[in-house]
RNA sequence: GCAGAAAUAGCCAAACCUGCUGUGAGGCAGGGACGGAAAGCCACGGGUCUUGCAUCUUUUCCUGCUGAAGAUAGCCGAGCUGCCAAAA
Numbered sequence: 001g002c003a004g005a006a007a008u009a010g011c012c013a014a015a016c017c018u019g020c021u022g023u024g025a026g027g028c029a030g031g032g033a034c035g036g037a038a039a040g041c042c043a044c045g046g047g048u049c050u051u052g053c054a055u056c057u058u059u060u061c062c063u064g065c066u067g068a069a070g071a072u073a074g075c076c077g078a079g080c081u082g083c084c085a086a087a088a
Base pairs, nucleotide, nucleotide: 004084011036012035016031017030018029019028020027021026034074040080041079044077045076046075047072048071049070050069051068052065053064054063
C1' cells in the first nucleotide's frame, strides 16, 4: 500500500412522536433505531421534490422554464478529508 472477511474502540441515526421554524419541499432540538464503512464535508454533473413564472383552464391537473429561487449529501456520480483493521 491492497483488502471491509473477523474483532475492538468509538461515530452517525430512517420511520414514528414532541417542540421550534419555513408559503412549501424541508431544517433544527429532544426522544427513538431502520439502517450506514464515509449515513463526514461539498449542490460541480444527473435525478427527485418545493415555490415561482409561462401555457391551458372557472380552478385544479397536464406540459414547459434555471437567460427564476430553493430543498435533498440517508438517490447516483465527481471532488476533499477520515476511525479501526487480521491472514495471505
About this RNA: c-di-GMP-I-GGC riboswitch aptamer from an uncultured Phycisphaerae bacterium, 88 nucleotides, folded computationally. Model confidence (mean pLDDT): 83 of 100. Of the family's consensus pairs, 95% are formed in the model.